Overview
This is a predicted structure of a 1473-nucleotide RNA (small-subunit ribosomal RNA) from a mine metagenome. Rfam family: Bacterial small subunit ribosomal RNA. The sequence is in RNAcentral, with records from SILVA. The prediction has a mean pLDDT of 88.
[in-house]
RNA sequence: AGAGUUUGAUCCUGGCUCAGGACAAACGCUGGCGGCGUGCCUAAAACAUGCAAGUCGGACGGGCGCUCUUUGGGGCGUACCGUGGCGGACGGCUGAGUAACACGUGGGUGACCUACCGUUCAGUGGGGGAUAUUGGGUCGAAAGGCCUGGCAAUCCCGCAUGGGCUGCCUGGGGCGGCCUGGGCAGCAAAGCUCGCAGAGCGCUGGACGAGGGGCCCGCGGCCGAUUAGCUAGUUGGUGGGGUAAGGGCCUACCAAGGCGACGAUCGGUAGCUGGUCUGAGAGGAUGAGCAGCCAGACUGGGACUGAGAACGGCCCAGACUCCUACGGGAGGCAGCAGUUAGGAAUUUUGGGCAAUGGGCGCAAGCCUGACCCAGCCACGCCGCGUGGGGGAGGACGCCCUUCGGGGUGUAAACCCCUGUGCUCGGGGACGAUCGUGACGGUACCCGGGGACAAGUCCCGGCUAACUACGUGCCAGCAGCCGCGGUAAUACGUAGGGGGCGAGCGUUGUCCGGAUUUACUGGGCGUAAAGGGCGCGUAGGCGGUCUGGGGCGUCGCCCGUGACAGCUCUCGGCUCAACUGGGAGGGGGCGGGCGAAACGGCCAGACUAGAGGGCAGCAGGGGAAAGCGGAAUUCCCGGUGUAGUGGUGGAAUGCGUAGAGAUCGGGAGGAACACCUGUGGCGAAGGCGGCUUUCUGGGCUGGCCCUGACGCUGAGGCGCGAAAUCGUGGGGAGCGAUCCGGAUUAGAUACCCGGGUAGUCCACGCCCUAAACGGUGCGGACUAGGUGUCGGGGGUAUCGACCCCAUCCGGUGCCGGAGCUAACGCAUUAAGUCCGCCGCCUGGGGACUACGGCCGCAAGGCUAAAACUCAAAGGAAUUGACGGGGGCCCGCACAAGCAGCGGAGCGUGUGGUUUAAUUCGAUGCAACGCGCAGAACCUUACCCAGGCUUGACAUGGCGGUGGUACUGACCCGAAAGGGGAGGGACCCGCAAGGGAGCCGCCACAGGUGCUGCAUGGCUGUCGUCAGCUCGUGCCGUGAGGUGUUGGGUUAAGUCCCGCAACGAGCGCAACCCUCGCUGCCAGUUAGGGAGUCUGGCGGGACCGCCGGGUUGAACCCGGAGGAAGGUGGGGAUGACGUCAAGUCAGCACGGCCCUGACGUCUGGGGCGACACACACGCUACAAUGGCCGCGACAAAGGGAUGCCAAGGGGUAACCCGGAGCCAAUCCCAGCAAAGGCGGUCUCAGUGGGGAUCGGGGGCUGCAACUCGCCCCCGUGAACGCGGAGUUGCUAGUAACCGCCGGUCAGCACACGGCGGUGAAUACGUUCCCGGGCCUUGUACACACCGCCCGUCACGUCAUGAAAGUCGGACACGCCUGAAGCCGGUGGCCUAACCGCGAGGGGGGAGCCGUCGAGGGCGGGGCCGGCGAUUGGGACGAAGUCGUAACAAGGUAGCCGUACCGGAAGGUGCGGCUG
Repeated sequence: AGAGUUUGAUCCUGGCUCAGGACAAACGCUGGCGGCGUGCCUAAAACAUGCAAGUCGGACGGGCGCUCUUUGGGGCGUACCGUGGCGGACGGCUGAGUAACACGUGGGUGACCUACCGUUCAGUGGGGGAUAUUGGGUCGAAAGGCCUGGCAAUCCCGCAUGGGCUGCCUGGGGCGGCCUGGGCAGCAAAGCUCGCAGAGCGCUGGACGAGGGGCCCGCGGCCGAUUAGCUAGUUGGUGGGGUAAGGGCCUACCAAGGCGACGAUCGGUAGCUGGUCUGAGAGGAUGAGCAGCCAGACUGGGACUGAGAACGGCCCAGACUCCUACGGGAGGCAGCAGUUAGGAAUUUUGGGCAAUGGGCGCAAGCCUGACCCAGCCACGCCGCGUGGGGGAGGACGCCCUUCGGGGUGUAAACCCCUGUGCUCGGGGACGAUCGUGACGGUACCCGGGGACAAGUCCCGGCUAACUACGUGCCAGCAGCCGCGGUAAUACGUAGGGGGCGAGCGUUGUCCGGAUUUACUGGGCGUAAAGGGCGCGUAGGCGGUCUGGGGCGUCGCCCGUGACAGCUCUCGGCUCAACUGGGAGGGGGCGGGCGAAACGGCCAGACUAGAGGGCAGCAGGGGAAAGCGGAAUUCCCGGUGUAGUGGUGGAAUGCGUAGAGAUCGGGAGGAACACCUGUGGCGAAGGCGGCUUUCUGGGCUGGCCCUGACGCUGAGGCGCGAAAUCGUGGGGAGCGAUCCGGAUUAGAUACCCGGGUAGUCCACGCCCUAAACGGUGCGGACUAGGUGUCGGGGGUAUCGACCCCAUCCGGUGCCGGAGCUAACGCAUUAAGUCCGCCGCCUGGGGACUACGGCCGCAAGGCUAAAACUCAAAGGAAUUGACGGGGGCCCGCACAAGCAGCGGAGCGUGUGGUUUAAUUCGAUGCAACGCGCAGAACCUUACCCAGGCUUGACAUGGCGGUGGUACUGACCCGAAAGGGGAGGGACCCGCAAGGGAGCCGCCACAGGUGCUGCAUGGCUGUCGUCAGCUCGUGCCGUGAGGUGUUGGGUUAAGUCCCGCAACGAGCGCAACCCUCGCUGCCAGUUAGGGAGUCUGGCGGGACCGCCGGGUUGAACCCGGAGGAAGGUGGGGAUGACGUCAAGUCAGCACGGCCCUGACGUCUGGGGCGACACACACGCUACAAUGGCCGCGACAAAGGGAUGCCAAGGGGUAACCCGGAGCCAAUCCCAGCAAAGGCGGUCUCAGUGGGGAUCGGGGGCUGCAACUCGCCCCCGUGAACGCGGAGUUGCUAGUAACCGCCGGUCAGCACACGGCGGUGAAUACGUUCCCGGGCCUUGUACACACCGCCCGUCACGUCAUGAAAGUCGGACACGCCUGAAGCCGGUGGCCUAACCGCGAGGGGGGAGCCGUCGAGGGCGGGGCCGGCGAUUGGGACGAAGUCGUAACAAGGUAGCCGUACCGGAAGGUGCGGCUG
């Protein structure tokens, strides 16, 4: 520090995801030791049990024990009860509540309090009273009370004194209650102990201090505006009350205020902070432990005591639990442990007061679950160990393998050694300054012993680490992208490897990466994003100069910013974690002094901003009234007759009742042709005939005036196309809906005929739009060029024009710098800056729901969430595609000839059948294809019968001479099984070896699977003219350029031009062949020529001439020539495409079979047949059939072959045997069509030959299934073929025969050969295929693409909904505990007064205000459920259509209205994306 993921690729935008760190964690697997920490995040749920706050006998009484005694009593001790004092307001726990002066920070208190402690001043005299415990009585189950008697004090109460304090009155100072005087009044006290000469501890009234608090204020720190208004003690005042104290804190009266867009009120959430985690920082998140503050103590309310108020105090109410004798009582772990519950989850009912600290005490001491320790848990951090050295070219095992080997791996074994942890023994602390040590016989030290201690996650990319097997879209994985459908580095296992290590992973959460909320540090033309436009409020921002003060700002100093933490440094535990000392840092806030540039403020001045005056100017700017002509339609009349209208073509419609056409007259409504523009005006919407009236804004010129009056603008107000709505008019044309007619599979559309709302007017609403320059407003600055509109200037002219340069304002185009992802923008910025506003933060859900506001309605404005996706996007690139365009080819169409499709037959295929009908090929590019020969064989299929080292190969071991081999004979269909008899070979130093054979082991064998694992070969686009590279140049890049352009060509063929210059694979040429020719050679008739054959050459190159063109390439014409513009034909097939074809030609990876999926044999099948298709043959006849006569080839083949002559047979064929290893002989005869002659005469015929019967021939082991041929007989369909479709452009098509390969035999197929030998091409509109350029694109497995909506099914979340259930919240009324306060007749009453009676004072009781809670009631808010219902999202292969993307086949889209199964259609207006 980045990476993965949108695409075929690219750049950008943008989201999602990952790598890091952290944790009070939990879970999975695993687990040796130690140190230091942490440990209920959930139920502020409920709690058994024990402990957590007491202490003082030196305040006092009693009890008890001991003791003394002069019997009166005294002393000592104890701490059992009570009185009294101090402490139980600290410490400890928790985070519910609280959005608040609760907290933080800084201040204020002249408005306050403060026990204990410190310092200090003054005092401590003399009296009185009550009472607990207790005795007696009594009530109660208990808890606990009541009556009565009696007693003490540091208990309570008068009196005295008053340095002082307090109240009132009154002076002085000062800033409010401060300081300092005077007067009057009021106010204190307690004693105890001793070793008592005295001292100590107390007590009382003041003052000060310290520490602790109360109250007040500035500033700071959560979310929601779908919470916008809130408020009655409310805001203030006066009097009073209350408090330690200010205050509306409380009360009475008076006034009507107070708060709020700088966010009141309401709702949600939350203890706050130092800090902690993260981060480069800014920031974000967080608030466990430790520390500060706050709040709470079962829930709610209340007071009492006290200096101070309530966790382990009190009273009341409520819920809950427990006890009960049912009358009544008791209780509060959010203290420490512990239990139950909840939960993914959180510990011991431990030791000790030794230390630190706290309470009490003079003290000794007591108490202390604060605390110090120990225990449990890998929960975290830190440290250590599980051994060290040696040890093989390297064991075993396991894994992989190309079988050679490689890996695990010095790893192990084995040898030597060590001793952390562990264990045994011994010593043994610091913590404590005198005593005292829970921890603890611990840490640590010494000695002895013995190697006992490793896991976990990952290995497709990100991301470090790969193989094998299993599995086969299954099982599974997955953080994102994505893996798995038979070779998976992605699943599972194993081996190996990588990472970390007593841990490792997973999950959750936070920060980071994320500049992805952008202060640092983002954006808004097209990616998300400029408000439809204006006016303007608050606010924000603001020209030049001077002065002032000094708010912001800046500097220095002071205070604060607690401790801890953090950083640096030094130290202590062996290190570290941890911890101690020192230093540093710290936003901010407060105070003092200073500065005055900049911003603000005050004052003064200025004119460059802004505005006004004056003189001109242009204009569809706005409103109202009036006027005009053209056209459409309608009405009336005339002329006139058979149609008109409309379309792609039609039809509906109109018309003989007279249309349309034409002429005249009239009516009415709407809109204003030409001018018109790339033009003008307006803020936008928008504005177009002419005239008048009223009215807004702008521009120019020159001077004058005001003197910053300015810019922007949240809310607000106004304007705002079309459509729509209301009321009333109007209605010519047009025209949603609707009705017809067409089209169509359908046609709720496009086209046609009608036609209602509407379009128009008035008034009132609506308030939206592709309201767009998709570009907010204002200002400044930054090259130009060229138009145009308005005004000004110059020149010229009588003047206008023309012309010129230029200034101001507007509006276009082009273009530089700069900017931009690119496209593009570019003085009219999207450049460089400033000010202000609006808006954006992934796609879908959603221009939605709910709520609110507005509207008559339609609806508008504001505007979520659940859920879901890994993208959605912008620009540009290369392709592909288009019912886009341009140019150009091809038997592509057209023109023509012959066919196919109909018939019969042959062959192939589908289908069906079958025991099997083996397999493959499947649009073009499978189908007379693999098959250039299926009767057996072939043969792969089926049935049946056999063989098992095998029909065939190699190696090893063993055996074998009567062995190998042969084999009569037997069984058998054969294969095979058995088998008498016969009977070898090679080498050899003769023992043996080899071959052969037999047995066994390895192995053979497989046309079994995968052409989606492959090689090779092939088809196809396509003999099309293309496909690329190097360097350079352009572009951020994909990529472009070159290869585009202008010509030309069959051609990327060539020429010219050009940021390209060259080059490669293709094209062409080189090769073969045919046509002309020379030479040589050959020849089978003896020679020569010729012909012929073979070989080697020549010839043709736009070379020559003319014309065209750019003096080019090239094209056209001509000459010559056998041949002319590549002369004909062949061979030759670029980069690539189709996962095209072939595992059955061959080869080959992997998988599978092994007495069978191998192999042999007999038989069958591949030949089936209701059908369908493809390719052919033969025909349908007279250009013909048949008969006869009689011509002319080429190219081939031939030795277990071709076969002559001659002979036989009607013939197939046979006999025959000559010749030929073939330019010699043969196939081979007349090759056929053709020619000549004859016959048939238009008929299913003498056309046609299928089918069937009979008889023969040939091949072959064998023609039944299932061959070919001959003869005789039979004589079918068929009379030229529907839709459709094929080939061919010249020696071609068509017609005709010949030969060959295969082959025993079998050819209508295939390959070749020659013979006869045409027609047509205007042309490129159309069909098909292709090439180049260009354009659009939402396509890129690329139009056989993509994709929309309804419907149906499943799942999920959600809105509405009659209602129903619940929660929190105030409000009204009723009731009203405790209790404070107030009142109070009677009642009760120790101290004081009084001789007394009585009084003063106090109390209970009662009454009242307030008051928790309860009850009743209505209400708004939030939530759960809810029959049904609405849409939404998602879900490999459902239905209907085809809306969008290419002019998407009607250009699309926006707003609106109507309509329609659905996408959608149509109307009106708008946009160009």